[in-house]
RNA sequence: GCUGGCGUAGCUCAGUUGGUAGAGCAACGGUUUCGUAAAUCGUAGGUCACCAGUUCGAUCCUGGUCGCCAGCU
Numbered sequence: 001g002c003u004g005g006c007g008u009a010g011c012u013c014a015g016u017u018g019g020u021a022g023a024g025c026a027a028c029g030g031u032u033u034c035g036u037a038a039a040u041c042g043u044a045g046g047u048c049a050c051c052a053g054u055u056c057g058a059u060c061c062u063g064g065u066c067g068c069c070a071g072c073u
Stems, first nucleotide, its partner, number of pairs: 001072007010025004019056001027043005049065005
């Protein structure tokens, strides 16, 4: 330099041939316990990497940028 994959909650990951985003763990609170842990119930947490385009509508489609990984040279 070229090609491909990935980027979504604090972490690990779903999601959808476009209709407004969820799980587990973690955090916080309640119940329980003499107390802690465990268990159980609940709450909060996201400009879906960034910029533009298409569309009535984009996490999803198109182009570019950045980062990570792999391969080739």
Model confidence (mean pLDDT): 82 of 100.
This is a predicted structure of a 73-nucleotide RNA (transfer RNA) from a Candidatus Omnitrophota bacterium.
Rfam family: tRNA.
The sequence was found in a public genome assembly.
Taxonomically the source falls in Candidatus Omnitrophota (Bacteria, Pseudomonadati).